[in-house]
Context: one part of a larger RNA
Molecule: small-subunit ribosomal RNA, 3' major domain
Organism: uncultured prokaryote
RNA sequence: UGACGGGGGCCCGCACAAGCAGUGGAGCAUGUGGUUUAAUUCGACGCAACGCGAAGAACCUUACCAGCCCUUGACAUGGGUAGUUUAGAUCGUGGAGACACUUUCCUUCAGUUCGGCUGGAUUGGAUACAGGUGCUGCAUGGCUGUCGUCAGCUCGUGUCGUGAGAUGUUGGGUUAAGUCCCGCAACGAGCGCAACCCUCAUCCUUAGUUGCCAUCAUUAAGUUGGGCACUCUAGGGAAACUGCCGGUGAUAAGCCGGAGGAAGGUGGGGAUGACGUCAAGUCCUCAUGGCCCUUAUGGGCUGGGCUACACACGUGCUACAAUGGCGAUGACAGAGGGCAGCCACUCCGCGAGGAGGAGCUAAUCCCUAAAAGUCGUCUCAGUUCGGAUUGUUCUCUGCAACUCGAGAGCAUGAAGUUGGAAUCGCUAGUAAUCGUGGAUCAGCAUGCCACGGUGAAUACGUUCCCGGGCCUUGUACA
Numbered sequence: 001u002g003a004c005g006g007g008g009g010c011c012c013g014c015a016c017a018a019g020c021a022g023u024g025g026a027g028c029a030u031g032u033g034g035u036u037u038a039a040u041u042c043g044a045c046g047c048a049a050c051g052c053g054a055a056g057a058a059c060c061u062u063a064c065c066a067g068c069c070c071u072u073g074a075c076a077u078g079g080g081u082a083g084u085u086u087a088g089a090u091c092g093u094g095g096a097g098a099c100a101c102u103u104u105c106c107u108u109c110a111g112u113u114c115g116g117c118u119g120g121a122u123u124g125g126a127u128a129c130a131g132g133u134g135c136u137g138c139a140u141g142g143c144u145g146u147c148g149u150c151a152g153c154u155c156g157u158g159u160c161g162u163g164a165g166a167u168g169u170u171g172g173g174u175u176a177a178g179u180c181c182c183g184c185a186a187c188g189a190g191c192g193c194a195a196c197c198c199u200c201a202u203c204c205u206u207a208g209u210u211g212c213c214a215u216c217a218u219u220a221a222g223u224u225g226g227g228c229a230c231u232c233u234a235g236g237g238a239a240a241c242u243g244c245c246g247g248u249g250a251u252a253a254g255c256c257g258g259a260g261g262a263a264g265g266u267g268g269g270g271a272u273g274a275c276g277u278c279a280a281g282u283c284c285u286c287a288u289g290g291c292c293c294u295u296a297u298g299g300g301c302u303g304g305g306c307u308a309c310a311c312a313c314g315u316g317c318u319a320c321a322a323u324g325g326c327g328a329u330g331a332c333a334g335a336g337g338g339c340a341g342c343c344a345c346u347c348c349g350c351g352a353g354g355a356g357g358a359g360c361u362a363a364u365c366c367c368u369a370a371a372a373g374u375c376g377u378c379u380c381a382g383u384u385c386g387g388a389u390u391g392u393u394c395u396c397u398g399c400a401a402c403u404c405g406a407g408a409g410c411a412u413g414a415a416g417u418u419g420g421a422a423u424c425g426c427u428a429g430u431a432a433u434c435g436u437g438g439a440u441c442a443g444c445a446u447g448c449c450a451c452g453g454u455g456a457a458u459a460c461g462u463u464c465c466c467g468g469g470c471c472u473u474g475u476a477c478a
Base pairs, nucleotide, nucleotide: 001478002477003475004474005473007472008471009470010469011468012467013466015462016461019426020425022423023422026318027317028316029315030314031313032312033311034309035308042053043052064304065303066302067301068300069299070298073129077128078127081124082123083122084121085120088105089104092101093100094099109119110118111117131293132292134291135290136289140287141286142282143281144280145278147276152191153190154189155188156187157186158167159166160165171182172181173180197270198269199268200267202238203237204236205235206234207233208232211228212227213226216225217224241264244258245257246256247255248254320419324378325377326376327375328374329373336367337366338365341360342359345356346355347354348353385416390411391410392409393408394407395406396405432454433453434452435451436450437449438448
């Protein structure tokens, strides 16, 4: 100087407390451990691994296993050699396929000294080499997580100290903040904080189609004429600064209350992550040193596996019901996506879906709401709760749903009656609850990312638990 203390002081955070809803019990989904296996590819392991890499394993993916094949190679560059000189489609045979053999058709690269001469393409063999998701993240770059959006981390000069170092950065107030004020052997400065950026909330203005409709006509309908006032869209501006008033404070910084205002003291949300810590994670995104393989640890293919199952854990979904289930009725979003696509509408089917078929390369057409509300019924039961499991018949995607997809109909109707110890999230348009869209994607979502609808309770307080900041103290620790 740090680090540590079941030392002290001050302060903060959904850290506790006060509340709400969960997890832990059940069934299922998913990830992991373990076990099994020819293989169950690999990585990630307290917080900060475990719905994580994976924004989607039937083949492919795919790295794993078994078998069958290839060896200048699936891919690149260089020179050299020999042959053919365009490029493509296609038939048949063998085979699991890779691959091997074969048939037919169409069209004939550029230059040219007309010589396969030059270039280009392609084939064969030879050679330098290719290739490796092989190892080392404890050799690395890059990227990322975490403490933590915590308020800290430092430097120059000066001063003090023999020196390590100290001072500044401590102190008195204050703040979300090393934020600001005052004081002070310090005076300044840098990286952080804040602001500048995006978005939401108010108003003005410009513009008015595909959007909108107050006035005038018109219609089944903003449908059409008309209009751009309003809504909205998307450009530009205004607006909030403790600016004003009162109180308080040290006459300061600030704090408390009030006015006006769409918004008030950082207005809400986002992006933004200092010096560093964890030899944290990643050699399987990529790049890369070293090591290793080179008829194989490289390459191609078929089939299997990653989907196994006495068990254990994490994360979720659905429930256990009456604030409910079922039937009927029925209003209102936002944000996205759409041409190998979204699909109105009509018909067929109980349904998944099918057959026709209009519009839309989209403010134009389509995907496109649900819970809530109203009426009826059920009357507390393992039930008209719950839907697992199983049987069967179908639908769709796709060469192909056996291993191993999703969905529909009928039948079946398991556990489960609110969950031990323990434990998670959340302070407002939040929690809870309800649906909607998107990426990936042929198909497959209870996951992820986004969107809106309905919409709470509680916070006395900081003694305690956890994490963190500043000062101080002890130390046989570095």